Description: A computed fold for a 350-nucleotide part of an RNA from a metagenome, annotated as small-subunit ribosomal RNA, central domain. Its Rfam family is "Bacterial small subunit ribosomal RNA". Its family is annotated with ribosome and structural constituent of ribosome in the Gene Ontology. The prediction has a mean pLDDT of 88.
Context: one part of a larger RNA
Formats: sequence, structure tokens, C1' cells
RNA sequence: CUGGGCGUAAAGGGCGCGUAGGCGGUCUGCUAAGCGUGUGGUGAAAGCUCGGGGCUCAACCCCGAGUCGGCCAUGCGAACUGGUGGACUCGAGCACUGUAGAGGCAGGUGGAAUUCCGGGUGUAGCGGUGGAAUGCGUAGAGAUCCGGAAGAACACCGGUGGCGAAGGCGGCCUGCUGGGCAGUAGCUGACGCUGAGGCGCGAUAGCGUGGGGAGCAAACAGGAUUAGAUACCCUGGUAGUCCACGCCGUAAACGAUGGGUACUAGGUGCUUGGGGGAGCGACCCCCCGAGUGCCGGCGCUAACGCAUUAAGUACCCCGCCUGGGGAGUACGACCGCAAGGUUGAAACUC
Repeated sequence: CUGGGCGUAAAGGGCGCGUAGGCGGUCUGCUAAGCGUGUGGUGAAAGCUCGGGGCUCAACCCCGAGUCGGCCAUGCGAACUGGUGGACUCGAGCACUGUAGAGGCAGGUGGAAUUCCGGGUGUAGCGGUGGAAUGCGUAGAGAUCCGGAAGAACACCGGUGGCGAAGGCGGCCUGCUGGGCAGUAGCUGACGCUGAGGCGCGAUAGCGUGGGGAGCAAACAGGAUUAGAUACCCUGGUAGUCCACGCCGUAAACGAUGGGUACUAGGUGCUUGGGGGAGCGACCCCCCGAGUGCCGGCGCUAACGCAUUAAGUACCCCGCCUGGGGAGUACGACCGCAAGGUUGAAACUC
């Protein structure tokens, strides 16, 4: 430099914002860098190819022609790309009017349950298992009633449902706040897409400081089981789980499917906007969007399957793969308080 690939075979970055860069809608004038074409110059010799010749042949040598990625100058052309000027509105954005939602942050608040505490009734068991035992209980447990305290999570609604870029988000109320969608076509006039670096967000576990601690529960202890049982089962139980602030930066971070745009049969359900018909009507029928499922054709696929939410047909940009093990290891570097993370080999071996 280049080929083929990335749902499940190796391979989509966890997700976003965005810098450089790459790519870029419609019409028109100019330009002529790219581009096309002509001319001129240069492209040494040797070499190489073809033809011919000289050493008895060959190697070797000589002659002629060609070759020589290309580069430079100059004339012409103007479709396309680029540059520049003008214009446009369908891309993009704004405005206005509506609209659905567990989107985010903060404050407040509610009931059920659980555990504990106090009191009443009451007596011998409770608990647990495959069966037991450890454990709890006559210092009155368990059961039951009343009162109180605490923390955590929010049954039903609840959905094959909704929202969010992803992680993720679920009682109720209030405040602050982000995004989406529909309708109207009023405004801007290509302002766009992607995005190496960079920056931010990022479940769980874990770490630091302080708080909190009901239930659950690594570790740990005991009881069982067993040949053993550092387990599965049982009784307990500490970190942790919760809150504030600061770190960590990982995951089967999954749709194992990067983002954008356009195009390419249908059928059916749900969510949420808008419109029309009919009608008393919210019912009924039809149409236009946005989203989310299922089924199914063309096409694609190794098959499974995907199939307008593409894994189809194309284009643009990024990331990544290149046999298994060694190894996501070693070394170095950067980051981190640490745990460790990111980047990431080789020998050797099959």
C1' cells in the first nucleotide's frame, strides 16, 4: 500500500458531546487546483525487451529500435470534484400551539410488611428439615391484642406498556430541569453527517471520610449431610447492601447487530399525536405521522435466521478482526489511595 470480513465462526468502541480530518442538497455566473486533450522539454549511461552483428559457440562485447512509475512548461475544454460570487427551500435549525411519559435533580409525605422495645391475655412449646440437630422458650417464648421505635423497599395498577444516548428509571405530592412527538408553514438559508485525539456520563462489586443499619447477607461460627464436605440444607452472623461527599471505570455494559441518509411487497397487535367519514356519541369505519412487538415475501445468509426497527440495495464517516495456546499475561508508559484499569508483545508450542 492492499484483499476479505465483524448477529451466533476472530472482529461494533459501554454510551454520548465534540476538535482536527473525511464526506456533503437544488439552480446559476466566474475560476481552472483536481480532471480531459494537444504541443514542447526532460526522463544520462549502463540495464531490460526485440532485431542485427563480433570473439569457432556461449557467457561477454558492439550497433539499431523500443521501454523508462513519471516530472516540468504551455495552449485548449468546462461535464464532474474543488475554489469563489449570487440565489433557493425539500436537509438542518428556530418560532408558535398542543401532547404522552418509572427521563433527571431536590424537598416533603403515605400505607402494608419486617424486626426490635413496652404493656395486656395466656401456657409449653416454638423454630427448622428429606428427616433432624444447633438455636429460642417456665427469668414465660411461640400465638394473639394495644402502643411505640427504626431502616429499607414501594403489593395491586403493571402490560407482550412507557421514558432515557447508554448505564438505567416504578408509592404519592410539590419545586426546578433535559429530551421527544404531532400540528401550523411564520423565520434562518446547507447552518449538515461522521468523528482520530480530547472531554463528559457510566450497573454491580470495591475503596476513602462521616453517618445509618430493619430485613437480607460474602467472610466467619455452629448444626446436619458425607468416605470426606473448607459446599449444596439448617441456626446464627460481620463487612456490605442505605445516605452525603470524593474515587474506581469494569460487565454476557447484549439486539452478542456503530452512527447517518435514501430506496425496496404485505398482514396484524400495542403505545402516543393529528385528520376525515358517519353519527347523539367517547362506540364504528378510513387516512397521515412517531414509537414498540409479532408474522411474512423479494433479496440476503454456511445454516440458523434477518426481512421498511434489515442481517436487503447503495453511499458517507468512525471502531475493530486476520489460526489455537502462551495471554488480555510480561515489559514499558499513562491513570488509581488501593484493588486494579487502559494500552499490549515475544520466546516456546500445536